Predicted 3D model of a 354-nucleotide part of an RNA (large-subunit ribosomal RNA, domain IV) from uncultured Desertimonas sp.
The coordinates come from a structure-prediction model, not an experiment, and the mean pLDDT is 90.
Taxonomically the source falls in Desertimonas (Bacteria, Actinomycetota, Acidimicrobiia, Ilumatobacteraceae).
Context: one part of a larger RNA
Order: sequence, then structure tokens, then C1' cells
RNA sequence: CUAUGGUUAAGGAACUCGGCAAAUUACCUCCGUAACUUCGGAAGAAGGAGGACCCCUACUGGUGAAAGCCUUUACGGCUCGAGCUGGCGGGGGUGGCACAGAGCAGGGGGUAGCGACUGUUUACCAAAAACACAGCAGCGUGCGAAGCCGCAAGGCGCUGUAUACGCUGUGACGCCUGCCCAAUGCUGGAAGGUCACGGGGAAUGGUUAGCCGCAAGGCGAAGCUAUGAACCUAAGCCCCAGUGAAUGGCGGCGGUAACUAUAACCGUCCUAAGGUAGCGAAAUUCCUUGUCAGGUAAGUUCUGACCUGCACGAAUGGCGUAACGACUUCCCCGCUGUCUCAACCAUAGACCCG
Repeated sequence: CUAUGGUUAAGGAACUCGGCAAAUUACCUCCGUAACUUCGGAAGAAGGAGGACCCCUACUGGUGAAAGCCUUUACGGCUCGAGCUGGCGGGGGUGGCACAGAGCAGGGGGUAGCGACUGUUUACCAAAAACACAGCAGCGUGCGAAGCCGCAAGGCGCUGUAUACGCUGUGACGCCUGCCCAAUGCUGGAAGGUCACGGGGAAUGGUUAGCCGCAAGGCGAAGCUAUGAACCUAAGCCCCAGUGAAUGGCGGCGGUAACUAUAACCGUCCUAAGGUAGCGAAAUUCCUUGUCAGGUAAGUUCUGACCUGCACGAAUGGCGUAACGACUUCCCCGCUGUCUCAACCAUAGACCCG
């Protein structure tokens, strides 16, 4: 010097991102116990008192000797209750620095955020506010169900049957969940437009028996062959509706009240509709350490308000909420070598000699 333990004057978080680490607390009995609350809790809330051993004694429990009595004479029943022993009180006394004497063995309280809760998770840097959850809602599915696995047979669903099963979102509970169907999606729609294969076969070309021509060449039936118009023809798309706990969206400018300021009010442009309730410098606020208040001697954090919401907002749920949390934030009490500021001790190393 390193590691692990131990003790420490005075102070007591001044340390630090942060009380990280350490210390405090710890058991049993009794007393006592707030806000809030879903009346269950919160609660071991908080905060206190007692605790060893010996003697005497009251009460109470277990076991039940000897003796006595009875009879159906038995390994019998009953009565009394000695001795031993367990528990809890009352009184008196004894010793120690210390009596739950070691060890084991909660620090507590207040505030706010998030998540209701118990659970689950990144085996080996993340345990959480993430996932799940009961509850709520939507959509699908009538049974050889939908959905899923498999080429199929077949299987799961289910030896279930809509109070069931599958999928999606939200996430206990309380109060609630506004407006927009223009876009996208989904659902519905016997019309109309477009439209594939296929059907259809008008028409056209090639070939040539034949015919015309002196010739060159021309015309050309049937058949075969190549192409092929009209017309018929499904879904889809177009089109018409519905639908938001479907994907999603939820404005601007100008003016106006008898101090000023502000604008209930008016005008105008645009839109599918212009953000309702509630909340709000917030896990969201850039400017920003916003402003005011509280707490401190002093507070970029914290709490309560204000609203100018850069860029909250209602099941991508909004706002509350008792209980719960190895979650996050701030404050207080207790406690301490975290610190002022370091010291000493023990053990194991490092290091030196051998």
C1' cells in the first nucleotide's frame, strides 16, 4: 500500500449525482396509535413501559402413589389426593457497567410521480414506469364453426357449442369517454361504367378444282388453314351508403366595452370537422432557473397555484384513487468515520531477509 473486519474525541450528511456504504432499529408481554379509506385496511403506524436469579404465596393444568369404600372379584369402579411437573399472577430479597446480557433479530415519518394489486422479464451490464393481469369494449365464428398445423390423410380447437371459442385494443375500482365518415380500411349495395379466361363467329388473308386469256397473267366454289368484329360473360375497381373502444384528424386573420388592459361580442377566409369534460412549465414547456406562494440563512431540484399547452386531452384512453412497490422525486426525525480529518487495532496478501 491492497483486501476483509473492529474501535474512535468534538461535530453529525457539512460527503456525494444520490445517506452509496456503514450505523441506528430488531424478540416477547402490556399500554397506546393520525390523516385517509374500496371500511378490509393504513398498523408492528407513530410513541412508550416491563423482562435475570432466589424465597414466600394465591390461582390453574398434567400425571396420579399409598390408603379407604363398593361390587358383577376384575388387568374392575369410586373417593381422597401425597409426590413429581407445566403455566400465569402477588409480595419480599440478591448480584452485575449491562438481565430479549451471546447468536438470531423491522430504522421511522411526511410529499409527489408512475404502475391498481400478487406475479413476469433482457441465463452472462437494464427487474422497471416495460410484459402480464382480473375487469371493459370491438370484430369474427351456427358446428365437418371460425382460427391454426399439415401436400394430403389427419390433428388441435373440443369429446367444447355463442354464459362457447378465436382475434384485436384497453388495463382493478370511481367519475367519464366530446366533434369529424373528406382520406385510408372494413361492412353492405339484384342498377350503371370498366373488365379476364371462355363462348361467339360477322369479316378478311393463304391454298386451288374450275373458268377467262395467244401469252404474261387474272378471277376463283367447296375443303383445309391463318386471323378475327359485334354480342354474352365473375370477382375486383369506379360508383352509392354505413361505420371511430376502425387507421386516423380535431384552424387562421381583423375589429370591438365610458382609465388602462382584456374581449363575453362582430366580421371574414378555409375545412370532413375545427379540441368538449378534465388536466396543464407536466416522465409532455423550447424560450425557462417562466411568475407568485411554501419549505431553507441561502433551493436550476421539490410542493401548491397561475395558464402565454414551442408541441396535454379522452379505451395509441382522460382525470382521480385506499392498498401494494428491492421503482423514481423532495423533506423531516433518529443514527452514524459518508464527511470536517484522520488515527489505532486484528487477519490475509504485497514488500524485505532467509